Annotation: This is a predicted structure of a 483-nucleotide part of an RNA (small-subunit ribosomal RNA, 3' major domain) from a metagenome.
[in-house]
Context: one part of a larger RNA
RNA sequence: UGACGGGGGCCCGCACAAGCGGUGGAGCAUGUGGCUUAAUUCGAUGCAACGCGAAGAACCUUACCAGGACUUGACAUGUAACUGCACGUCCGCCGAAAGGUGGAAAGCCUUCGAGGGUGUUACACAGGUGCUGCAUGGCUGUCGUCAGCUCGUGCCGUGAGGUGUUGGGUUAAGUCCCGCAACGAGCGCAACCCCUGUGGUUAGUUGCCACUUUCGCAGAGAUGUGAAAAGCACUCUAGCCAGACUGCCUGUGAUAAGCAGGAGGAAGGUGGGGAUGACGUCAAGUCAGUAUGGUCCUUAUGUCCUGGGCUGCACACGUGCUACAAUGGUCGGUAUAGAAGGACGCGAAACCGCGAGGUGGAGCAAAUCCCCAAAACCGACCCAAGUUCGGAUCGAAGUCUGCAACUCGACUUCGUGAAGUUGGAAUCGCUAGUAAAGGCGUAUCAGCUACGACGCCUUGAAUACGUUCCCGGGCCUUGUACA
Numbered sequence: 001u002g003a004c005g006g007g008g009g010c011c012c013g014c015a016c017a018a019g020c021g022g023u024g025g026a027g028c029a030u031g032u033g034g035c036u037u038a039a040u041u042c043g044a045u046g047c048a049a050c051g052c053g054a055a056g057a058a059c060c061u062u063a064c065c066a067g068g069a070c071u072u073g074a075c076a077u078g079u080a081a082c083u084g085c086a087c088g089u090c091c092g093c094c095g096a097a098a099g100g101u102g103g104a105a106a107g108c109c110u111u112c113g114a115g116g117g118u119g120u121u122a123c124a125c126a127g128g129u130g131c132u133g134c135a136u137g138g139c140u141g142u143c144g145u146c147a148g149c150u151c152g153u154g155c156c157g158u159g160a161g162g163u164g165u166u167g168g169g170u171u172a173a174g175u176c177c178c179g180c181a182a183c184g185a186g187c188g189c190a191a192c193c194c195c196u197g198u199g200g201u202u203a204g205u206u207g208c209c210a211c212u213u214u215c216g217c218a219g220a221g222a223u224g225u226g227a228a229a230a231g232c233a234c235u236c237u238a239g240c241c242a243g244a245c246u247g248c249c250u251g252u253g254a255u256a257a258g259c260a261g262g263a264g265g266a267a268g269g270u271g272g273g274g275a276u277g278a279c280g281u282c283a284a285g286u287c288a289g290u291a292u293g294g295u296c297c298u299u300a301u302g303u304c305c306u307g308g309g310c311u312g313c314a315c316a317c318g319u320g321c322u323a324c325a326a327u328g329g330u331c332g333g334u335a336u337a338g339a340a341g342g343a344c345g346c347g348a349a350a351c352c353g354c355g356a357g358g359u360g361g362a363g364c365a366a367a368u369c370c371c372c373a374a375a376a377c378c379g380a381c382c383c384a385a386g387u388u389c390g391g392a393u394c395g396a397a398g399u400c401u402g403c404a405a406c407u408c409g410a411c412u413u414c415g416u417g418a419a420g421u422u423g424g425a426a427u428c429g430c431u432a433g434u435a436a437a438g439g440c441g442u443a444u445c446a447g448c449u450a451c452g453a454c455g456c457c458u459u460g461a462a463u464a465c466g467u468u469c470c471c472g473g474g475c476c477u478u479g480u481a482c483a
Base pairs, nucleotide, nucleotide: 001483002482003480004479005478007477008476009475010474011473012472013471015467016466019430020429021428022427023426026322027321028320029319030318031317032316033315034313035312042053043052064308065307066306067305068304069303070302073125077124078123079122080121081120082119084118085117089104090103091102092101093100094099108116109115127297128296130295131294132293136291138286139285140284141282143280148187149186150185151184152183153182154163155162156161167178168177169176193274194273195272196271198242199241200240201239202238203237204236207232208231212229213228214227215226216225217224218223245268248262249261250260251259252258324423328382329381330380331379332378333377341370342369345364346363350359351358352357389420394415395414396413397412398411399410400409436459437458438457439456440455441454442453
């Protein structure tokens, strides 16, 4: 100087407390351990591995296993030689394919130099998801969006080093003020960036439809409703601008920084959310994303193919989904989003099918067309039961994708109808448009194991006395046989 303390002081955080909903019990999905296996490819392992790499394992992917094949090679560059003119196509045989083998026809461009291209042979070499993340780059996680980490000059100390950065206040903040042997500065904080909340202005199609006009329908009429015109008022879209700064007032405070209350305001003290991650820590993670040193393999640890495996199941754990019901289930009616996506695509109307789906093909490279809610609300039934709860499992019949659904796809219909009556010790998330509940979309993708991930809107709470305690962190101080 640090680190540590079941030392002290001050402070913060869904850290506790106060609440709401879960997990831990059940079934299933998914990941992991273990076991098994010819193989169950590899990596990730406290927080910070375990719905993680994987934003899609039937083949492919694929790295694993068995078997069958190839050896300048599936891919790159160069040299030399050779032969043909291509590569390739067709036919026959072996074969699961890959591959091997035999035959046939036709036969490239050219400035005619033999050049280009291609093939064969030979040689340099290719190739390796082989090893080492404890040889590395790059990227990432974590402490932590915590408020810290340092430097120049000066001063103090023999020196390590200190001071500044400590102190008194204050803040979300080393934020700011005051003081001070310090005075300044840098990386962080904040602001600058994006979205959102208010207003103005510009623009008005594909968006909008108030006023006006015309036409159709209903009506006795008032009027309602549909379409068109006209229009840009409103909504909206998307550019610019304004707006919030403790700016104003009162109190408080050291007259300071600030704090408390108030006014005005769409918004008030960082308005809400995002992006943004200092010096460093963990020899943290990644040689399997790519790059790369070293090392190893080179008729194989390279390459191709068929089939299998990654989906195996006594068991254990993590993360989820569905439930155990009446704030519910079933049936019927009816209303309302946002954000995305669409050409080998999205696919309307109409028709067929109980349905998955099929036929069909309008329109749309899309503010134009398509894909587009559910809970909620209204009415009826169920009457506390293992049930009209729950849907696992199994049987049968089908649909779709795709060479191909046996291992091993999703979905539909009919039948079957298991466990489960709110879950021990323990443990997780969340402070407001949040939790909880409801559905919708997208990437990957032929299809899908999505209940995952990332987004979007709809409905929409309760509670916070407080900081004694648990956990993590910041500053000062103290002890130490630790570095």